[in-house]
Transfer RNA from a Ktedonobacterales bacterium, 73 nucleotides, folded computationally. Taxonomically the source falls in Ktedonobacterales (Bacteria, Bacillati, Chloroflexota, Ktedonobacteria). The RNAcentral record of the sequence draws on ENA and MGnify. Its mean pLDDT, the model's own confidence on a scale to 100, is 82.

RNA sequence: AGGUGGGUAGCUCAAUUGGCAGAGCAGCGGUCUCCAAAACCGCCGGUUGGAGGUUCGAGUCCUCUCCCACCUG
Numbered sequence: 001a002g003g004u005g006g007g008u009a010g011c012u013c014a015a016u017u018g019g020c021a022g023a024g025c026a027g028c029g030g031u032c033u034c035c036a037a038a039a040c041c042g043c044c045g046g047u048u049g050g051a052g053g054u055u056c057g058a059g060u061c062c063u064c065u066c067c068c069a070c071c072u073g
Base pairs, nucleotide, nucleotide: 001072002071003070004069005068006067007066010025011024012023013022019056027043028042029041030040031039049065050064051063052062053061
């Protein structure tokens, strides 16, 4: 330099043909318990790496760009 895959909540990851952004863990609160743990219930938490474009509508499609891993030279 070229190519492939990836970037979504604090962490690990989903999101179907473009149509409400979700789960688990963590955190907080509650129930239970003599207390705690476990279990159960609830809550909190997002500029979907960034900027443009297409579209009634973009995490998803297109362009540019940044970062990570791998491949080729």

The same sequence occurs in records of 2 taxa.